[in-house]
Context: one part of a larger RNA
């Protein structure tokens, strides 16, 4: 100087407490360990591995296994030689295919220098998801969006080093103020960036429809209501510009920084959310994303193909979904979104089917057309039961995608109807448009194991006395047989 302490002081955080909902028990989904296997490819392993790499394992992917094949190679560059002309196409045999063997037809361009292109042979070489993340780059996780980490000059100390950065206040903050042998500065904090909340303005098509005109339906040739067209751009909305918030104003308090209250205001003290991650720590993770040193393989550890495996099941753990019901289940009726996506794409009206779906195809390269809500609300049935709860499992019949659903897809219908009556010790998330709950969209993608991931909107709470205790962290101080 650090680190550590079941030392002390001060402070913070869904850390505890106060609450709400979960996990741990059940079934299923998914990942992992283990076991098994010809193979169950590889990596990730306390927090910070385990719905992780994987934003899609039937073939492909695919790296694994078995078998069948190829050897300048599936791919790149260069040289030399040869052959003809391209490459390629057709046929036959063999074969699971890849491949191998045989036959046939047709037959390049050109400035005529032989060059370009192509094939074969040969040689340099290619190739390797082989090893080492403890040789590396790059990227990432984590402490932690915690408030810290340093430097120049000066001063102090023999020196390591100290000071500054400590102290008194204050803050979300090394934020700011005051003081001080320090004075300044850098990386961090904050602000500048994006979204959202209010207003003004500009612009009105595909958006909007107050007003005006007009056509149609219904009503009674009325009123009203509904549908449409035109004018219109008021309003909503869209998307550009600008404004707005600063403790600015008032009161109190304080030397100040600031703090408490109030007014005005759409918003008040960082308005809400995001992006942004200092010096460093963990020889943290990744040689399998790519790059890359070294080592290793070279008729194989490279390459192609068929089939299998990655989905295997006495078991154990993590993360989720569905439930155990009446704040519910079922039936009927009836409203209201936003993010997004759409061309061998999204697909309406209509028809067929109980349904998955099929037929068909209006419209739409999309503010125009399409995909397109559920919980909620209204009415009825069920009346506390292993049930009209729950839906696993199994049998049968189907639909769709795809060369192909046996291993191993999703979905539908009929039948079947298991465990489960709120879950031990223990443990997780969350402080407001949050938790909880309901549905929708997208990427990947032929299809799908999505109950996952990332977004969107609807409905919408409870609680926080407080900091004694548990966990993690910051500052000061103290002890130390530790470095």
């Nucleotide at each position: 100087u650090g680190a550590c302490g079941g030392g002390g002081g001060c402070c913070c955080g869904c850390a505890c407490a106060a609450g709400c909902g979960g996990a741990g028990g059940a079934g299923c989904a998914u990942g992992u360990g283990g076991c098994u296997c010809a193979a169950u490819u590889c990596g990730a392993u306390g927090c910070a591995a385990c719905g992780c790499g994987a934003a899609g394992a039937a073939c492909c992917u695919u790296a694994c296994c078995a078998g069948g094949g190829c050897u300048u190679g599936a791919c790149a560059u260069a040289u030399a030689g040869c052959u003809g002309c391209a490459c390629g196409c057709c046929c036959c045999g063999u074969g699971a295919a890849a491949g191998c063997g045989g036959g046939g037809a047709a037959g390049c361009c050109u400035u005529c220098g032989a060059g370009g292109g192509u094939g074969c042979u040969a040689u340099a070489c290619a190739g390797g998801u082989g090893c080492u993340g403890c040789a590396u780059g790059g990227c990432u996780g984590u402490c932690g969006u915690c408030a810290g980490u340093u430097c120049g000059u000066g001063c102090c100390g023999u020196g390591a080093g100290g000071u500054g950065u400590u102290g008194g206040g204050u803050u979300a903050a090394g934020u700011c103020c005051c003081g001080c042998a320090a004075c300044g500065a850098a990386c961090g904090c904050a602000a500048c960036c994006c979204c959202u909340g209010u207003g003004u303005u500009u612009a009105g098509u595909u958006g909007c429809u107050a007003g005006c005109g007009u056509g149609g339906g219904u009503g009674a040739u009325g009123a009203g209501c509904c549908c449409g067209c035109g004018c219109g751009c008021a309003c909503u909305c869209u998307a550009g510009a600008c404004a707005u918030a600063c403790c600015g104003c008032c009161c109190g308090u304080g030397u100040a920084a600031g703090c408490g209250g109030g007014a005005g205001g759409a918003a008040g003290g960082u308005g809400g959310g995001g992006a942004u991650g200092a010096c460093g720590u963990c020889a943290a993770g990744u040689c399998a994303g790519u790059a890359u040193g070294g080592c290793c393989c070279u008729u194989a550890u490279g390459c192609c193909c068929u089939g299998g495996g990655c989905u295997g099941c006495a078991c154990a753990c993590g993360u989720g979904c569905u439930a155990c019901a009446a704040u519910g289940g079922c039936c009927g009726g009836u409203a209201c979104a936003g993010u997004g996506g759409g061309a061998u794409g999204c697909a309406a009206u209509a028809c067929c089917g109980c349904g998955a779906g099929g037929u068909g195809g209006a419209g739409c390269c999309a503010a125009u057309c399409c995909c397109c809500a559920a919980a909620a609300c209204c009415g009825g049935c069920c009346u506390c039961a292993g049930u009209u709860c729950g839906g696993a499992u199994u049998g049968g019949a189907g639909u769709c995608u795809g060369c192909a659903a046996u291993u191993c897809g999703a979905c539908u219908c009929c039948a079947u109807g298991a465990a489960g009556u709120u879950g031990g010790a223990u443990u997780c998330g969350c402080u407001a448009g949050u938790a909880a709950u309901g549905c929708c969209g997208u990427a990947u993608c032929a299809g799908c194991u999505a109950c996952g991931a990332c977004g969107g909107c609807g409905u919408g709470a409870a609680u926080a006395c407080g900091u004694u205790c548990c966990c993690g962290g910051g500052c000061c101080u103290u002890g130390u047989a530790c470095a």

A computed fold for a 483-nucleotide part of an RNA from a metagenome, annotated as small-subunit ribosomal RNA, 3' major domain. It matches the Rfam family "Bacterial small subunit ribosomal RNA". RNAcentral holds the full RNA, with entries from SILVA.